[in-house]
C1' cells in the first nucleotide's frame, strides 16, 4: 500500500443473512431455605467500538473512522 474478518454487560456467548420487548452461561447484589457455610429457589442491577445516512422503526442495512487478527503486496 490492497483485501478479509471481528468489536454485544465483569468474563464468555446468541439475535445480524431475512430491520420490530437486546436472550443465554457464568459473575455479582438482595431475600428465601440452613446452627453455619455449600448448593438450590425467587427478585434485582449491569451491554450492542464511535460519528453519519437510510427508515414509522437500525444490534442487524449503507458510508466513514477507531482497534484486533488474517493474508496478499
Nucleotide at each position: 500500500g490492497g483485501g478479509g474478518u471481528c468489536u454485544u454487560g465483569g468474563g464468555g456467548u446468541a439475535a445480524c443473512c431475512u430491520g420490530g420487548u437486546a436472550g443465554c452461561c457464568u459473575g455479582u447484589u438482595a431475600g428465601c431455605u440452613u446452627c453455619g457455610g455449600g448448593a438450590g429457589c425467587u427478585a434485582g442491577a449491569g451491554a450492542u467500538c464511535c460519528g453519519g445516512g437510510u427508515u414509522c422503526a437500525a444490534a442487524u442495512c449503507c458510508c466513514g473512522g477507531a482497534g484486533g487478527c488474517c493474508c496478499c503486496a